[in-house]
RNA sequence: GGAACUGUAGCUCAGUGGUUAGAGCACUCCAGUACAAGUGAUGAGGUCACAGGUUUGAUUCCUGUCAGUACCA
Numbered sequence: 001g002g003a004a005c006u007g008u009a010g011c012u013c014a015g016u017g018g019u020u021a022g023a024g025c026a027c028u029c030c031a032g033u034a035c036a037a038g039u040g041a042u043g044a045g046g047u048c049a050c051a052g053g054u055u056u057g058a059u060u061c062c063u064g065u066c067a068g069u070a071c072c073a
Base pairs, nucleotide, nucleotide: 001072002071004069005068006067007066010025011024012023013022018056027043030040031039049065050064051063052062053061
C1' cells in the first nucleotide's frame, strides 16, 4: 500500500428494517448466616464507535471517518 471482517451494558455476546434493545457473568439492595460463601428475590446501568444518506420508520441498508483483528504485498 491492497482487499476483508468486527465495533451493541463494566466483561463475553445475541438481535438484523416495525411499538420502550436483550441474555449470561459482574454490580446495588433485601432475605438468609455467628460472619461469609452458595442460594432466592430485587434494582440500576446503553447518545447500538462517530458523521452523513436512503426509507413512512435504521442498532439493522448505503457512503465516509476512526479504532481493532487476521490476510496479501

A computed fold for a 73-nucleotide RNA from Tetrapyrgos nigripes, annotated as transfer RNA. Its Rfam family is "tRNA". Rfam classes the family as a transfer RNA. RNAcentral holds the sequence, with entries from Rfam. Its mean pLDDT, the model's own confidence on a scale to 100, is 83.